Predicted 3D model of a 557-nucleotide part of an RNA (small-subunit ribosomal RNA, 5' domain) from a metagenome. The RNAcentral record of the full RNA draws on SILVA. Its mean pLDDT, the model's own confidence on a scale to 100, is 81.
[in-house]
Context: one part of a larger RNA
RNA sequence: GAACGAACGCUGGCAGCGUGGAUUAGGCAUGCAAGUCGAACGGAAAGCCCUGAGAUCAAUCUUCGGAAAGUGAUCGGGGCCGAUAGUGGCGGAAGGGUGAGUAACACGUGAGCAAUCUAUCCAUAAGUUGGGGAUAACUCCGCGAAAGUGGAGCUAAUACCGGAUGUGGUACGCCGACGAGUGUUGGCGCAACCAAAGGUGGGGACCCCUCGGGGCCUAUCGCUUAAGGAGGAGCUCGCGUCCCAUCAGCUUGUUGGUAGGGUAAUGGCCUACCAAGGCAUACGGGUAGCCGGCCUGAGAGGGUGUUCGGCCACACUGGGACUGAGACACUGCCCAGACUCCUACGGGAGGCUGCAGUCGAGGAUCAUUCGCAAUGCGCGAAAGCGUGACGAUGCGACGCUGCGUGGAGGAUGACAGCCUUCGGGUUGUAAACUCCUGUCAUGAGGGAAAAGCCGGCGGAGGGUAAAUAACCUUUCGCCCCGAUGGUACCUCAAGAGGAAGCCACGGCUAACUCUGUGCCAGCAGCCGCGGUAAUACAGAGGUGGCGAGCGUUGUUC
Numbered sequence: 001g002a003a004c005g006a007a008c009g010c011u012g013g014c015a016g017c018g019u020g021g022a023u024u025a026g027g028c029a030u031g032c033a034a035g036u037c038g039a040a041c042g043g044a045a046a047g048c049c050c051u052g053a054g055a056u057c058a059a060u061c062u063u064c065g066g067a068a069a070g071u072g073a074u075c076g077g078g079g080c081c082g083a084u085a086g087u088g089g090c091g092g093a094a095g096g097g098u099g100a101g102u103a104a105c106a107c108g109u110g111a112g113c114a115a116u117c118u119a120u121c122c123a124u125a126a127g128u129u130g131g132g133g134a135u136a137a138c139u140c141c142g143c144g145a146a147a148g149u150g151g152a153g154c155u156a157a158u159a160c161c162g163g164a165u166g167u168g169g170u171a172c173g174c175c176g177a178c179g180a181g182u183g184u185u186g187g188c189g190c191a192a193c194c195a196a197a198g199g200u201g202g203g204g205a206c207c208c209c210u211c212g213g214g215g216c217c218u219a220u221c222g223c224u225u226a227a228g229g230a231g232g233a234g235c236u237c238g239c240g241u242c243c244c245a246u247c248a249g250c251u252u253g254u255u256g257g258u259a260g261g262g263u264a265a266u267g268g269c270c271u272a273c274c275a276a277g278g279c280a281u282a283c284g285g286g287u288a289g290c291c292g293g294c295c296u297g298a299g300a301g302g303g304u305g306u307u308c309g310g311c312c313a314c315a316c317u318g319g320g321a322c323u324g325a326g327a328c329a330c331u332g333c334c335c336a337g338a339c340u341c342c343u344a345c346g347g348g349a350g351g352c353u354g355c356a357g358u359c360g361a362g363g364a365u366c367a368u369u370c371g372c373a374a375u376g377c378g379c380g381a382a383a384g385c386g387u388g389a390c391g392a393u394g395c396g397a398c399g400c401u402g403c404g405u406g407g408a409g410g411a412u413g414a415c416a417g418c419c420u421u422c423g424g425g426u427u428g429u430a431a432a433c434u435c436c437u438g439u440c441a442u443g444a445g446g447g448a449a450a451a452g453c454c455g456g457c458g459g460a461g462g463g464u465a466a467a468u469a470a471c472c473u474u475u476c477g478c479c480c481c482g483a484u485g486g487u488a489c490c491u492c493a494a495g496a497g498g499a500a501g502c503c504a505c506g507g508c509u510a511a512c513u514c515u516g517u518g519c520c521a522g523c524a525g526c527c528g529c530g531g532u533a534a535u536a537c538a539g540a541g542g543u544g545g546c547g548a549g550c551g552u553u554g555u556u557c
Base pairs, nucleotide, nucleotide: 001557002556003555004554006553007552008551009550010549013403014402015401016400017399018398019396020395026359027358028357030356031355032354035090036089037088040087041086047080048079049078050077051076052075055074056073057072058071060067061066097314098313099312106241107240108239109238110237111236112235113234116233117232118231121229122228124226125225126224127223128222129163131161132160138153139152140151141150142149143148168194169193170192172189173188174187175186176185177184178183198221199220200219201218202217203216206215207214208213209212242286243285244284249279250278251277254276255275256274257273258272259271260270261269289311290310291309292308293304294303295302296301316337317336318335319334320333339350340349341348342347367393369392370391371390375389376387377386378385379384406436407435408434409433416427417426418425419424440498442493443492444491445490446489450484455479456478457477458476459475460474461473462472463471501546502545503544504543505542506527507526508525512541513540514539515538516537522529523528
């Protein structure tokens, strides 16, 4: 000199863009952060409509015995709508957080898998046949303070389980080609094993019945099998990646082989047996997430890993598996532990290293805000729903950048301050005063872009189709949709009005005098200053530097 996720002191006008729990991976009140699908399924309550010469009640009329068309309420039957509960599907493995652990194939880079898996998506081929038994919800009976749970009965499905078929695939055999060792690939054979699920919209002919549909046809969304692609994941290897030798020997599943198990897959990954190997910058200890990058530097280097992006690891602590295409799963399950809470003392509930927020510790780090309008993600045919991702706003001079705090004129060089050799000098065109300007702030008025979709209605064209229906698609017109926000921006109004400080002045180092103090009080980055004339302490005037900041401290180059 430069830099910072900074802190502290004094001071502080506006805007834009960034950025903000680095310490206790300490404990957490409260709210929200993962749902969605009724076009998979059975369908509750409420509501609405229809119906009932049924029943009860009320009102009405009455001659008080009753009357009955119609009205209202409750009840019964049918239909519509359709969850908040349930079965089922997909998603809760993404997105979001943190850096505790990890010196490791963790990361970076470059290869490999003839040793592998892959839901959704894309394109291709073939199919989507025929049956069965349950079970939640619900009803009834129980247990329990609760959390919850037991028994009996009823019912559905794209839930579950057999059967058929096999385009194909697996296994086996034969042949060919290729090869990088176990092999890879193609063809043929064999016939052992392996599938499926329906939903929605529309409909002319034909068929069927209970006259409302079904078969059937068609469109679309699905389902099954197979091979391929894309993207994703797993595994292996070369090289690189901090300090300590005051850590010198370490190792028995250890090193290799055979066989088997296990895995999607190789492998001591695991087991049995055999051999006795293997490593040594090992082993041990400390520290640490790694990288793209960032800071500094002429570079070489040195330092660093905050925000943003890629990878990894973790989710109260330790362990475990289940489900699933994918987890050994942050807001899933089980066990153990610590802690907190509820309890009827028998037993239960919980996990902010998500967004806000709170306590604690600390020099120190924000709102318990608004919205799904945009972008994206999940589900859905779609409308849509959800989304503390995200988009916004707020707070903090924490950083960077921009703007302003006025401009021009104005000498008798006013008053006042300070200094003085008492003549004067200086603050100083500075002020006053005159003439202007109107950025920002203030007030008033106007007022966006981000909107393109999607959707609704209407018209036209194309595709599929038997079809003018339905569906898909293209296009045109109109309508609907904004959290920020009446914000940005524009116009007008008034008036210099509302907006300057901080540090330094002995040398390094730009900037000097006076007064006070008297080795005291104090200063100080280094040299050092102060003991009666201190440009070094304190105050004042003046000057220098930077400026909404300026200094100090810490850290790095």